Predicted 3D model of a 99-nucleotide RNA (SAM riboswitch aptamer (S box leader)). The sequence was found by an Rfam model in a public genome assembly. The model forms 91% of the base pairs in the Rfam consensus.

RNA sequence: AUAUCAUCAAGAGAGGCGGAGGGGUUGGGCCCUGUGAAGCCCGGCAACCAGCAAAUCGCUAUGGUGCCAAAUCCCGCGGCUUCGGCCGGCAGAUGAUGA
Numbered sequence: 001a002u003a004u005c006a007u008c009a010a011g012a013g014a015g016g017c018g019g020a021g022g023g024g025u026u027g028g029g030c031c032c033u034g035u036g037a038a039g040c041c042c043g044g045c046a047a048c049c050a051g052c053a054a055a056u057c058g059c060u061a062u063g064g065u066g067c068c069a070a071a072u073c074c075c076g077c078g079g080c081u082u083c084g085g086c087c088g089g090c091a092g093a094u095g096a097u098g099a
Base pairs, nucleotide, nucleotide: 003097004096005095006094007093008092013042015041016040017039021032022031023030027075028074029073043068044067045066048064049063050060051059052058072091077088078087079086080085
C1' cells in the first nucleotide's frame, strides 16, 4: 500500500512546556485559536484486541492500539420529501483478521 468485517450523534483537564496556527487532502461553507493553535509531557475517555468470568450477557483496565471542539463540523454523488429534513453511496478514520 491492498482485501474482508465491525464501528463512527456518547465520552474525555480552568495542568506543564511551547509559541501560530488548526478543524486529514481538493472545491464550497462554517468554525476554533494570544481568554493562547500545532507539537511534546502529564492527565483523562472509551473498551476494538486483551484479561477475568459457566462465559453470545457481564466485569476489569495491569498489557497492544485508538481517541480527548462542533455527527467523520457540514455540503459536494443518488433517491425520497409535508422543503424542516430523511435514507443510501463515495471518500475517510479506528480496530481486528488475512495475504

The coordinates come from a structure-prediction model, not an experiment, and the mean pLDDT is 81.